RNA sequence: GGAUCGAAAAGGCAAACUCACUGCAAAGUGAGGACGCAAAGUCAUGGAUCUGCCCACCCAAGCAGACCGCCAGACCGCCGAA
Numbered sequence: 001g002g003a004u005c006g007a008a009a010a011g012g013c014a015a016a017c018u019c020a021c022u023g024c025a026a027a028g029u030g031a032g033g034a035c036g037c038a039a040a041g042u043c044a045u046g047g048a049u050c051u052g053c054c055c056a057c058c059c060a061a062g063c064a065g066a067c068c069g070c071c072a073g074a075c076c077g078c079c080g081a082a
Stems, first nucleotide, its partner, number of pairs: 005080002012037002017032006035069001041075003045072003049066005
């Protein structure tokens, strides 16, 4: 120095909910607020879930979106005990 790992320390992020705005919607942004998080940092790459369109109706498929704080994967990253 690196990997694994996650004690300590310094910090960081911000669920639900409320208000305002955007959107057909899912949802997103800002402020407040903390349920929690060692990646709760970034990426929509594969699944899952959700929304809209399509469809005579329903389902399925297809198309367009949303979402990573659902799982997996990729990239980057603070600290350094056992």